[in-house]
């Protein structure tokens, strides 16, 4: 330098262009218990890496850039 994959909740990750962006874990509350844990119920938390573009409509498609990982090439 080029190619591929990824970036979505505190963490790990889902999400055929159209409903209100979800799950598990975690956090908070309640129940259960003599009590703790476990278990059950309820609940908090996002503007989706950044900026543009396409579209009636974008997490989803296109472009540039940033960050992380892998591969190739170059240099030495």
């Nucleotide at each position: 330098a080029g190619g591929c994959c990824g970036g979505u909740a505190g963490c790990u990750c889902a999400g055929c262009g159209g409903u209100u962006a979800g799950a598990g874990c975690a956090g908070g509350g309640c129940g259960c218990u003599c009590a703790u844990a476990a278990c059950g119920c309820c609940u908090u938390g996002g503007u989706g890496g950044u900026g543009g573009g396409u579209u009636c409509a974008a997490c989803u498609c296109c472009c540039a850039c940033c960050c992380g990982g892998c591969c190739u090439a170059c240099c030495a």

Predicted 3D model of a 76-nucleotide RNA (transfer RNA) from a Candidatus Altimarinota bacterium. Rfam family: tRNA. From the family's description: Transfer RNA (tRNA) molecules are approximately 80 nucleotides in length. The sequence is in RNAcentral, with records from ENA. The coordinates come from a structure-prediction model, not an experiment, and the mean pLDDT is 82. NCBI's taxonomy places the organism under Bacteria, Bacteria candidate phyla, Candidatus Altimarinota.